The prediction has a mean pLDDT of 78. Predicted 3D model of RNase P RNA and transfer RNA as a complex of 418 nucleotides.
[in-house]
RNA sequence: UGAGUCGGCCGGGUGGUCGCGGUCCGGUUCCCCGGAUCGAGGAAAGUCGGGACUCCACAGGGCAGGGUGCUGGCGAGAGCCAGGUGGGGGUGACCUCACGAAUCAGUGCAACAGAGAGAGACCGCCGAUGGGUGGCCGUGGCGACACGACCAUCACAGGCAAGGGUGAAACGGUGCGGUAAGAGCGCACCAGCGUGUCGGGUGACCGGCGCGGCUCGGCAAACUCCACCCGGAGCAAGGCCAAGCAGGAGGUGAGCGGCCCGCUCGACACCUCCGGGUAGGCCGCACAGAUGGAUGGCCACCGGCGCUCCGGCGCCACAGAAUCCCGCUUACAGGCCGUCUCACCAU
RNA sequence: GCGGGUGUAGUUCAGAGGCAGAACAUCAGCUUCCCAAGCUGAGAACGCGGGUUCGAUUCCCGUCACCCGCU
Numbered sequence: 001u002g003a004g005u006c007g008g009c010c011g012g013g014u015g016g017u018c019g020c021g022g023u024c025c026g027g028u029u030c031c032c033c034g035g036a037u038c039g040a041g042g043a044a045a046g047u048c049g050g051g052a053c054u055c056c057a058c059a060g061g062g063c064a065g066g067g068u069g070c071u072g073g074c075g076a077g078a079g080c081c082a083g084g085u086g087g088g089g090g091u092g093a094c095c096u097c098a099c100g101a102a103u104c105a106g107u108g109c110a111a112c113a114g115a116g117a118g119a120g121a122c123c124g125c126c127g128a129u130g131g132g133u134g135g136c137c138g139u140g141g142c143g144a145c146a147c148g149a150c151c152a153u154c155a156c157a158g159g160c161a162a163g164g165g166u167g168a169a170a171c172g173g174u175g176c177g178g179u180a181a182g183a184g185c186g187c188a189c190c191a192g193c194g195u196g197u198c199g200g201g202u203g204a205c206c207g208g209c210g211c212g213g214c215u216c217g218g219c220a221a222a223c224u225c226c227a228c229c230c231g232g233a234g235c236a237a238g239g240c241c242a243a244g245c246a247g248g249a250g251g252u253g254a255g256c257g258g259c260c261c262g263c264u265c266g267a268c269a270c271c272u273c274c275g276g277g278u279a280g281g282c283c284g285c286a287c288a289g290a291u292g293g294a295u296g297g298c299c300a301c302c303g304g305c306g307c308u309c310c311g312g313c314g315c316c317a318c319a320g321a322a323u324c325c326c327g328c329u330u331a332c333a334g335g336c337c338g339u340c341u342c343a344c345c346a347u
Numbered sequence: 348g349c350g351g352g353u354g355u356a357g358u359u360c361a362g363a364g365g366c367a368g369a370a371c372a373u374c375a376g377c378u379u380c381c382c383a384a385g386c387u388g389a390g391a392a393c394g395c396g397g398g399u400u401c402g403a404u405u406c407c408c409g410u411c412a413c414c415c416g417c418u
Base pairs, nucleotide, nucleotide: 001343002342003341004340006338007337008336009335010334012302013301014300015299016298017297018296020039021038022037023036024035025034026033027032041318045329046328048327049326050325051324052323053234054233055232056231060261061260062259063258065230066229067228068227069226070083071082072081073080074079084099085098086097087096088095089094100225101224106223107222108219109218118171122164123163124160125159126158129157130156131154132153133152134151135150137148138147139146140145172190173189174188175187176186177185191215192214193212194211195210196209197208198207199206200205238283239282240281241280247274248273249272250271251270252269253265254264255263303316304315305314306313307312348417349416350415351414352413353412354411357371358370359369360368365401373389374388375387376386377385394410395409396408397407398406
């Protein structure tokens, strides 16, 4: 200097003028006028996860259903921060996803290919042992032959899982020994698992040394099991006031919102349909704040960006509260600060 | 404001871990003097981004768009 990583911040400024809404003060009190003061955001958005608050039994038991699942700290909670282990991406700073149980409680899945996908034998190797056949020798017998040893052969019983081959995945890898051929069958080293011990750490966990051939795997973002948590509805919640009307039919106890129990209330009750009436106000509701409706426009100078015939001209991101708060996500012109990484150059 | 639902060919819908289908529409051919109908054939899609898995339209997470209801 360039390209990035992570964290944080700003996102036009000042003045004038014309307006809009709230509150207060004054003048008027029929209406209105004047002054003071306050008046959008980092996301007010999406409504995704929660909480406050309100009502339903100040919320109870069970089933069903849903959520979460490593460690420590903080927090009312949701969650946040830091760390651990494993997978993936990047040269790197770093980013991202997951985290109980599959060596046993059980069930299930793995298309196609392949012999075999939870245990298997297609090609292949062997055939020590047993068996068949042949040869030769020994013993017995008059002989046919019988028995025994050795050699060869068949690949029949059978043994093997090393090699080939299939696959995303085939039950450790390499080497030596061993064997009829082989195999953790034995040994050495390596990888994993389990276990003992020592050291570090609050802990998850990490590191060292030793022992055990233990090497029956994957998927629970499949059912499931284990542990913990979750009642439902939502400010159009809910409460108060006012105005107006016309009842009828059907059903059923209602509150309790997936179901059952239980509890409370209770026959002038409740639900559905048809018909009739209303289309209002206040609280909830805020140091912006509603009529669910205001928060703006113009001019000048400055700032930034682009174009330029150097006179000027054009433009200023995303977007706007509606009960409130926290988190997440998405949109965003341009710019600033710090951290670290990579590449190149100079000293 | 609050609640609920849906995204698959041009349109309306199936498919719910293993090659993505149907109907109508479109196009081409046959048939006809021509058109329609009919017959044959073709093209065309899983809203987007991650993850789990050998494998995702399907399972999980996020996001975007659309639709419906509530005084």
Rfam match: Bacterial RNase P class A. By type it is a ribozyme.